[in-house]
The prediction has a mean pLDDT of 86. A computed fold for a 1415-nucleotide RNA from an uncultured bacterium, annotated as small-subunit ribosomal RNA.

RNA sequence: AACGCCGGCGGCAUGCCUCAUACAUGCAAGUCGAACGAAAUCUUCGGAUUUAGUGGCGCACGGGUGAGUAACAUGUGGGAAUCUACCUAAAGGUUCGGAAUAACUGCGGGAAACUGUAGCUAAUACCGGAUGUGUCUGCAAAGAGAAAGAUUUAUCGCCUUUAGAUGAGCCCGCACUAGAUUAGCUAGUUGGUGAGGUAAAUGCUCCACCAAGGCUACGAUCUAUAGCUGAUUUGAGAGGAUGAUCAGCCACACUGGGACUGAGACACGGCCCAGACUCCUACGGGAGGCAGCAGUGGGGAAUCUUGGACAAUGGGCGCAAGCCUGAUCCAGCCAUGCCGCGUGAGUGAUGAAGGCCUUAGGGUCGUAAAGCUCUUUCGCCAGAGAUGAUAAUGACAGUAUCUGGUAAAGAAACCCCGGCUAACUCCGUGCCAGCAGCCGCGGUAAUACGGAGGGGGUUAGCGUUGUUCGGAAUUACUGGGCGUAAAGCGUACGUAGGCGGAUUAGUCAGUUAGAGGUGAAAUCCCGGGGCUCAACCCCGGAACUGCCUUUAAUACUGCUAGUCUUGAGUUCGAGAGAGGUGAGUGGAAUUCCGAGUGUAGAGGUGAAAUUCGUAGAUAUCUGGAGGAACACCAGUGGCGAAGGCGGCCUCCUGGACUGACACUGACGCUGAGGUGCGAAAGCGUGGGGAGCAAACAGGAUUAGAUACCCUGGUAGUCCACGCCGUAAACGAUGAGAACUAGCCGUUGGGGGCUUUAAGUCCUUAGUGGCGCAGUUAACGCGAUAAGUUCUCCGCCUGGGGAGUACGGCCGCAAGGUUAAAACUCAAAUGAAUUGACGGGGGCCCGCACAAGCGGUGGAGCAUGUGGUUUAAUUCGAUGCAACGCGAAGAACCUUACCAGCCCUUGACAUCCUCGGAACGACCUAGAGAUAGGUUGGUGCCUUCGGGAGCCGAGAGACAGGUGUUGCAUGGCUGUCGUCAGCUCGUGUCGUGAGAUGUUGGGUUAAGUCCCGUAACGAGCGCAACCCUUGUCCCUAUUUGCCAGCACUUCGGGUGGGAACUCUAGGGAGACUGCCGGUGACAAACCGGAGGAAGGUGGGGACGACGUCAAGUCAUCAUGGCCCUUACGGGCUGGGCUACACACGUGCUACAAUGGGGCGUACAGAGGGUUGCGAAGCGGCGACGUGGAGCCAAUCUCUUAAAGCGUCUCUCAGUCCGGAUUGGAGUCUGCAACUCGACUCCAUGAAGUCGGAAUCGCUAGUAAUCGCGAAUCAGAAUGUCGCGGUGAAUACGUUCCCGGGCCUUGUACACACCGCCCGUCACACCAUGGGAGUGGGUUGCACCAGAAGUGGCUAGUCUAACCUUCGGGAGGACGGUCACCACGGUGUGAUUCAUGACUGGGGUGAAGUCGUAACA
Repeated sequence: AACGCCGGCGGCAUGCCUCAUACAUGCAAGUCGAACGAAAUCUUCGGAUUUAGUGGCGCACGGGUGAGUAACAUGUGGGAAUCUACCUAAAGGUUCGGAAUAACUGCGGGAAACUGUAGCUAAUACCGGAUGUGUCUGCAAAGAGAAAGAUUUAUCGCCUUUAGAUGAGCCCGCACUAGAUUAGCUAGUUGGUGAGGUAAAUGCUCCACCAAGGCUACGAUCUAUAGCUGAUUUGAGAGGAUGAUCAGCCACACUGGGACUGAGACACGGCCCAGACUCCUACGGGAGGCAGCAGUGGGGAAUCUUGGACAAUGGGCGCAAGCCUGAUCCAGCCAUGCCGCGUGAGUGAUGAAGGCCUUAGGGUCGUAAAGCUCUUUCGCCAGAGAUGAUAAUGACAGUAUCUGGUAAAGAAACCCCGGCUAACUCCGUGCCAGCAGCCGCGGUAAUACGGAGGGGGUUAGCGUUGUUCGGAAUUACUGGGCGUAAAGCGUACGUAGGCGGAUUAGUCAGUUAGAGGUGAAAUCCCGGGGCUCAACCCCGGAACUGCCUUUAAUACUGCUAGUCUUGAGUUCGAGAGAGGUGAGUGGAAUUCCGAGUGUAGAGGUGAAAUUCGUAGAUAUCUGGAGGAACACCAGUGGCGAAGGCGGCCUCCUGGACUGACACUGACGCUGAGGUGCGAAAGCGUGGGGAGCAAACAGGAUUAGAUACCCUGGUAGUCCACGCCGUAAACGAUGAGAACUAGCCGUUGGGGGCUUUAAGUCCUUAGUGGCGCAGUUAACGCGAUAAGUUCUCCGCCUGGGGAGUACGGCCGCAAGGUUAAAACUCAAAUGAAUUGACGGGGGCCCGCACAAGCGGUGGAGCAUGUGGUUUAAUUCGAUGCAACGCGAAGAACCUUACCAGCCCUUGACAUCCUCGGAACGACCUAGAGAUAGGUUGGUGCCUUCGGGAGCCGAGAGACAGGUGUUGCAUGGCUGUCGUCAGCUCGUGUCGUGAGAUGUUGGGUUAAGUCCCGUAACGAGCGCAACCCUUGUCCCUAUUUGCCAGCACUUCGGGUGGGAACUCUAGGGAGACUGCCGGUGACAAACCGGAGGAAGGUGGGGACGACGUCAAGUCAUCAUGGCCCUUACGGGCUGGGCUACACACGUGCUACAAUGGGGCGUACAGAGGGUUGCGAAGCGGCGACGUGGAGCCAAUCUCUUAAAGCGUCUCUCAGUCCGGAUUGGAGUCUGCAACUCGACUCCAUGAAGUCGGAAUCGCUAGUAAUCGCGAAUCAGAAUGUCGCGGUGAAUACGUUCCCGGGCCUUGUACACACCGCCCGUCACACCAUGGGAGUGGGUUGCACCAGAAGUGGCUAGUCUAACCUUCGGGAGGACGGUCACCACGGUGUGAUUCAUGACUGGGGUGAAGUCGUAACA
């Protein structure tokens, strides 16, 4: 500046940045009668006034704009070859004549603009002569060359000359935007001579001649952009950006060209011509130029009044009065900016009402309001009233200011509140709507969206957008970098340039100091002053860091001259080397060919096949051919500038190193352009071709396999010559020089010492490993620096687009080199850290595998789940870690589901009012809930007031919800995992994240312990402490026990006993304690003794930091949301029990280690009064009857079963198996239909050991056998317990799974169920190519030629002067030549737009195909 919202006052200032677009209307330059004639009017007759015209001066100033211009345009500082009206000063002059002409008059032309002809007239208009101090030309002589008057009598003028002042012109040094994808430009070009021309120097002028120069990498030419400066803005400065207002300069005036006049113009409001446009016209012709002030249209996001006045300041004219002045001074409009002021002040707690929030108590808006007291700035009304003027004159303006009055009265908004960034809550919304400058918010608890309350900021403004600088040391002069982040040219030689050893002298260019000139004013800064302050204005100072001149200084640099030897180089000697080029030569091996032996395979692979082989392969032996490469030596060994170089011999040849004397005397370093060399692949021509081997073919692999593997195989690989010129051409580290601790290798040369050696020391040139200081973001580098310095070159500036396009250059081509932009993202990258992961590595563990035993998966049934069905099949659990799970037990109830029928303060809680005891029984209706009726019954405490409990009715606060969210939560639980881990304090290390400790060597079940150790300690885990079991002891002795004693109905039954068993209290015991060995004199391990038990004795409880948004809102609790005559409550019936199917978990089996019959033996742990229920009796049985005993070591459930003995069955769908079905019953229960369990009789299905796959278990375990309990009226094949019988196997850790520690890589961190690439398909965007097409600018060549100027010209005309009177001089018109604008033609260049089609690129939540990269 603009836009959005809002808007009280004043002062000062600014106000078309866009279309140099087009302009209606008015105004912006006139004046002088004291130059002139004339006309008109007035007259006091003196004259005055007005003015068209002639004439003078002005109109070249003032005002506007920034199109053009990259330039002597501007800035700064100099210079010499110039002019300058008006002004100042000085000197001199101002004389004599002449001819016209406008106005005017007459007659005409024309629509108009305007104009023709004839006649009259004046001047300070015009012309001639004279004079001419001085002036000009000229060497001189000589020549040229002025004037104007007016009048009021004192002035104003005029002419010549000089000087000044002012203004202007010209020349030069320096400064002054970008592009090299613009590298060459230039013929008047560069210089000279002559001529012309100008006020003036000059190629100013192709006018003539001569010469061939001039500019350029310190950027010419070309292209694009741009008025320049003082200054403005930003910045600590250096710099950067800008060039509004104000001031200086320049340029322009509709576009282009041209001159005239003039002191001055090639002239904004003058002329001529051409062009475009507009207007008038009688169609013949004419008129015009707001980038002056206002104003209009258009353009645009956007920029004002068709105002007042000459009062002031200034300008023009004039003697003056004065006139003119859109310059100027004022006013108007606009919050556009800066500055100032106000919208009130004091008091006021019940902390009012109201809003908002709330844990419901309160908090907050908030002394804020109201109320009371007070003030009046600004505003409004009224009165007075300036400065600006100095005698007059005031547009502003009745303004500034002052006084009085008025009433808190008329005056607050905007943005923001997740972080950056000051400021937080509620509601609504629910990845929707929206926000957003960046990060990012929004998917039902949003401080980020929208609203509200509250808060923060600024304030007549606030916010947004745009622009500039800053921060950004992010272009680094001040003040950056290049090993890995962007960045060292592949390498050398070398031109220009830059830099350069020691010393002497000179010079003074750079450098330093002083002085002088300049650096306009304004601005900035400082000090004063004036408007009430401030903004603003005025005065003074300082400053303007610059340029020029001059005087000094002479260290350093430069320059000039000289000298030197240490840098550099030369000579001589010696040795090392895959250094290079050419020629020759050798053996091994592969392949092929000939011949022999020999026979069925060979070859190849993970396994195969293609392939070769009975036409004789492979194998083996012998002979031959040919090409390529050189085993061992061989080495972080050598050489080379790099690329690179490897058998042996040899010709030629480069370089480095070393030793010594001598020589040259800075000859050096670097190196833009330039030039040479330059792996592999590739290209051209001609050879060569054994092996290998792109392409290609076949065979495999695979889902596919245009690959990896195999069999073949062509270019090529080799040689000669010529191109190409690139590589991870790498040490990802340019070249040169100097300096800066050490130690250990190795190659070449030289030297010293001795004990002469495979010795040691010194030195030098290479080449390696560590490492101090230092350095580095870290990693690392560390005399071969990435350390400290110097010199020079190259290169970098976010990622992608892109090393791409276009253009240029190079190339035969492939391609190389130079090298962008649009667009897009908020990252891309480096190093290191912690994790996680790896079909990386090491160590270790686990019923993880292996070794075994038994199962599941096949059958039938039970049970759970999915699915399906249904009115409902309530809900949850879903890999391991859901699926005999919640459910330790659905016929009703449970129950949450469905259908129907009912209730609405409710089945339940608290409070209030009224009534009634509560409660029980009966009848009726109904499926019941419920409703109606009848009846019994009057309780307890009491201070006599009442109270407690219960029932019914009523009103509302509220109840209620197994409704939703386990992704809002608490609690509880699962899982990794009973895995050995997880951390902390202090210290230390690291810029830091972090590390160390916790790693290492051993050892353990164990981060268990020991040792070592920049760590030392500690915590949570491990272990132990707890329970149980195994042995013993003590105590106790009933209901248990019975050794000894007695009795006995033979039953521990009884007396008795307290030994034993058991019971239940307390102790002991086991600790690697002891011995031997191993080990490090350790920890520990192995073996042994003793012991009931031995190395954690067995089992249990116990679960670190954490992970899975794991599970549960349906146990419970709970925030938010939702329902409230219903999503609450009651009842009846139904459902959760459905059934084509699929899965999990089980039971029973398939049989003889078995089934059946008979007989017989031995447990443990539990339960029992709404209970367990004995004996006896009945029933085939379930069971019934019965009721003893027992609140339990007493009674009972309770005969344990497998086992043992014996009999039978003899391998079959059976004397196996028991499903299913029929019949008959028992029991529980209001009630067994849907839908219970059990019994008996009958029936007698599948099933003959189970595919792929898969589960459990390491000892009292698996397997097998029965028993009990919880739940429960009844209802286990489930669950939880109990005992009986009682095995097999473990070589071992390669593999599968899971886990622990260390290490390594990583482009992963939502952490491999990760990340991520390319084609294709779709949409959009910008861009390249493109047959072309349309514009702009421009070069060259040619045509053309208006106006004008200059030259020539006697065709026409002609007042002044001369004249010999004929004419001449001079002039005008005309003609012609030259130059030239517009215009035209042809051909190029360049740029912009567009173009069917086409190329790649970018972007886009869930497209396709694969899986290339990261382990």